[in-house]
RNA sequence: GCAAACCUGUCAAAGACAGGGACGAAAAGCUGUAGGGUCUAAGGUGCUUUUAAACACUAUGAUAGCCUGGCUGCCGCA
Numbered sequence: 001g002c003a004a005a006c007c008u009g010u011c012a013a014a015g016a017c018a019g020g021g022a023c024g025a026a027a028a029g030c031u032g033u034a035g036g037g038u039c040u041a042a043g044g045u046g047c048u049u050u051u052a053a054a055c056a057c058u059a060u061g062a063u064a065g066c067c068u069g070g071c072u073g074c075c076g077c078a
Stems, first nucleotide, its partner, number of pairs: 002024001006020006023065001029071003034068003037063003043058004
C1' cells in the first nucleotide's frame, strides 16, 4: 500500500461499486480476448397450462481473496 466477514446504498441474481470496517495475503498488483474450476440465470429454450407460477437446461453475466499460465514487483547481510 491492499482489504475478508459484517453494516448502509445502488444494480435481476451471482457479484461489483461507494462509504464504514479489518480477516488476512510477497504479489490479496494487472490479465476473464491464456486454460480450467466454481457461482448466478435477466434473456432464450424445454416442461406445464386458460395464462402463469414452479422446475430443468443454457452465459452473452460473475469470480484473479479457487487453481494453473503470462506480465510487472518493495526492504534486506537473500
Notes: A computed fold for a 78-nucleotide RNA from Pelotomaculum isophthalicicum JI, annotated as c-di-GMP-I riboswitch aptamer. NCBI's taxonomy places the organism under Bacteria, Bacillati, Bacillota, Pelotomaculum, Pelotomaculum isophthalicicum. Of the family's consensus pairs, 95% are formed in the model. The coordinates come from a structure-prediction model, not an experiment, and the mean pLDDT is 86. The sequence is in RNAcentral, with records from Rfam.